[in-house]
RNA sequence: UUGAACCCGCGCGGGAGAGUGCUCCCGCCGCCAGCGGGGGCCGCCGAAGGAGCAACUCCUCCCCGGAACCUCUCAGGCCCCACGGACCGCGCGGACCAG
Repeated sequence: UUGAACCCGCGCGGGAGAGUGCUCCCGCCGCCAGCGGGGGCCGCCGAAGGAGCAACUCCUCCCCGGAACCUCUCAGGCCCCACGGACCGCGCGGACCAG
């Protein structure tokens, strides 16, 4: 100085699921009704995180290690919006490797 794949970080875009359930309290309102917030109960979702098994992977083999969008639902979430969101695409940077 050039150049990938993989890895890490940043930015932009896309990004699902599940009750607008019952009940109590508070606020707005003169009351009813309606709206918002909080607590309890039951039901439900899974794609932050967490946990478990494990195809597979590493190794001559075993052990150890790594390992899911599979499972569990601890956490989180369940009108809309917002937030969050695994993962995907594009761009930029870094590390590693090679010339």

The prediction has a mean pLDDT of 76.
The RNA shown here (Glycine riboswitch aptamer) has 99 nucleotides.
The sequence was found by an Rfam model in a public genome assembly.